[in-house]
About this RNA
The part of an RNA shown here (large-subunit ribosomal RNA, domain I) has 549 nucleotides and comes from a Candidatus Parcubacteria bacterium. It matches the Rfam family "Bacterial large subunit ribosomal RNA". Rfam links the family to the GO terms structural constituent of ribosome and ribosome. Its mean pLDDT, the model's own confidence on a scale to 100, is 81.

Context: one part of a larger RNA
RNA sequence: GUAGUGGAUGCCUUGGCACUUGGAGGCGAUGAAGGACGCGGUUAGGCUGCGAAAAGCCCAGAUGAGGUGCCAAACAACCGUUGACUCUGGGAUUUCCGAAUGGGGCAACCUGGCUGGAAAUUAAAUUCCAGUCGUCAGUCUUUGUUAACAAAGACUGAAGCGAACCUAGGGAAGUGAAACAUCUCAGUACCUAGAGGAAAAGAGACCAAUAGGGAUUCCCUUAGUAGCGGCGAGCGAAAGGGGACGAGCCUAAACCCUAUUCAAUCUCGAUUAGAAUAGGGGGUUGUAGGAAAACCCAAUAAACAAAAUUUAAAUUCUAGUCGAAGGUUCUGGAAUGAACCACCAGAGAGGGUGAUAGUCCCGUAGAUAAAAGAAUUUAAAUUUUGUAGGGUUUUUCCUGAGUACCUCGAUGGAAGAAAUCAUUGAGGGAAGCUAGCAGUAUUACCUGCUAAGGCUAAAUACUUCAAGUGUCCGAUAGAGAACAAGUACCGUGAGGGAAAGGUGAAAAGUAGGUCGGCGAGACCGGUGAAAUAGAACCUGAAACUACUA
Numbered sequence: 001g002u003a004g005u006g007g008a009u010g011c012c013u014u015g016g017c018a019c020u021u022g023g024a025g026g027c028g029a030u031g032a033a034g035g036a037c038g039c040g041g042u043u044a045g046g047c048u049g050c051g052a053a054a055a056g057c058c059c060a061g062a063u064g065a066g067g068u069g070c071c072a073a074a075c076a077a078c079c080g081u082u083g084a085c086u087c088u089g090g091g092a093u094u095u096c097c098g099a100a101u102g103g104g105g106c107a108a109c110c111u112g113g114c115u116g117g118a119a120a121u122u123a124a125a126u127u128c129c130a131g132u133c134g135u136c137a138g139u140c141u142u143u144g145u146u147a148a149c150a151a152a153g154a155c156u157g158a159a160g161c162g163a164a165c166c167u168a169g170g171g172a173a174g175u176g177a178a179a180c181a182u183c184u185c186a187g188u189a190c191c192u193a194g195a196g197g198a199a200a201a202g203a204g205a206c207c208a209a210u211a212g213g214g215a216u217u218c219c220c221u222u223a224g225u226a227g228c229g230g231c232g233a234g235c236g237a238a239a240g241g242g243g244a245c246g247a248g249c250c251u252a253a254a255c256c257c258u259a260u261u262c263a264a265u266c267u268c269g270a271u272u273a274g275a276a277u278a279g280g281g282g283g284u285u286g287u288a289g290g291a292a293a294a295c296c297c298a299a300u301a302a303a304c305a306a307a308a309u310u311u312a313a314a315u316u317c318u319a320g321u322c323g324a325a326g327g328u329u330c331u332g333g334a335a336u337g338a339a340c341c342a343c344c345a346g347a348g349a350g351g352g353u354g355a356u357a358g359u360c361c362c363g364u365a366g367a368u369a370a371a372a373g374a375a376u377u378u379a380a381a382u383u384u385u386g387u388a389g390g391g392u393u394u395u396u397c398c399u400g401a402g403u404a405c406c407u408c409g410a411u412g413g414a415a416g417a418a419a420u421c422a423u424u425g426a427g428g429g430a431a432g433c434u435a436g437c438a439g440u441a442u443u444a445c446c447u448g449c450u451a452a453g454g455c456u457a458a459a460u461a462c463u464u465c466a467a468g469u470g471u472c473c474g475a476u477a478g479a480g481a482a483c484a485a486g487u488a489c490c491g492u493g494a495g496g497g498a499a500a501g502g503u504g505a506a507a508a509g510u511a512g513g514u515c516g517g518c519g520a521g522a523c524c525g526g527u528g529a530a531a532u533a534g535a536a537c538c539u540g541a542a543a544c545u546a547c548u549a
Stems, first nucleotide, its partner, number of pairs: 001547004010538001011502002015473002017470006024463002026161002034097003037051003041075002045071003057091006066079003102111003112133008135158010165196001166194005176183001180230001206213002217244005227235002248455003251400001255281008263272004286433001288399005293393005303387016320368003326341005342359002344348001350362003405428008435450005489496002509537001512524004
């Protein structure tokens, strides 16, 4: 240098990644999720679909000429304007396993009881078909016994699965501290339980500081501040300010009534300032409030709010429909290119078409549609519940106990030794409104609040779904997976887990001939723009090999 090998690079994208917006936030004993086994005219395999009614059956709607799914071509036989195929809504069927639920079991298998039915002819027997039979919990009934409890029956419910988000109960270590023990990592990972479309929290025994705020949650800030810390490494608030959102309520007790049971008394079937339990009324707060008693006012039903049901309407979703405007010549395999002359634009987003298309196709802006089903909103009606009686005065009663608080110990909070706050193991243990708690030891004053019962929407968190977007990736990248991917393969198992994209515009995938083993592979010839695009197929780098002595 020429060939080969090899598969880098360039170009491409069916697939991913991230985010935004929206929907939905569950499915399941009416048998789920997930599977096994089957189902096709030629169907052996994989995918998809379906279930012995088995790539499907019925009804309604949309569409309108082709169709009998894909890898995957072909043949046969059929279906279809009496509307097939396809799409949407509703219905039917839905083997076996699986919570798996008659019993058993090595999942997809084995084997029973009861009731009813079928098979040739009645009975028996046999086979088959349909239904039913599990456990636990609650309520009710009956029986036994009787506070209890047990058994039986009836009715109702639960279980199991699910990506993340949430709450609670448990709870590491690698690491950092340049070793390591307090500390850190971190209340993280992980395990368990439970719930919802959100969860949790939540209407002051709060925070402040002489001025005041006014439940909770989330964001920005305060602030890497105050602090904590082998004062090392590191950890790290809150009030306040600015926003998002906005909503408040119900009980326990005092007192009254009813029912049941018990107690006491006596004249023995009645009584009670009696007790307990259950139900109803009442009542719910800190400027203290409420109950009882007395007094005064109002007054029997109109309004408002919430929930439920019914009806109606609207909107949205689950198929769709309409949708403007271009020709000639030239080059070329091909026009979307060039030249010339036009047009539309509420549409010049995007994709496709033999090269680069507003005017070729699908679309796009805009407009519009539902027999059936679903969701949301609004309105009306009905029912229920609530607002719900108000005020004054005085005295008596009530206002959540093994609690608050104290000692020792522990945990949480930014806070690791002491102290304060919250929770608590052991021991002690209050007041009760002339009361109690807090305001970072403690005391006084002052201020704020009312624990030991409970409920509560919104703002907030997440994404298995759909659409959209991207100075995100472009096949060693991007998901592990652009391909038969959680596949092949590995492992007893839990589990681990790949590689592998590109002919051409169109298969037009090389008819016919020659050599060769009826080969492999070549040559001539043919197709094509191109075959050094020939299926080991776009481009085709380097290492390496041959010619190479």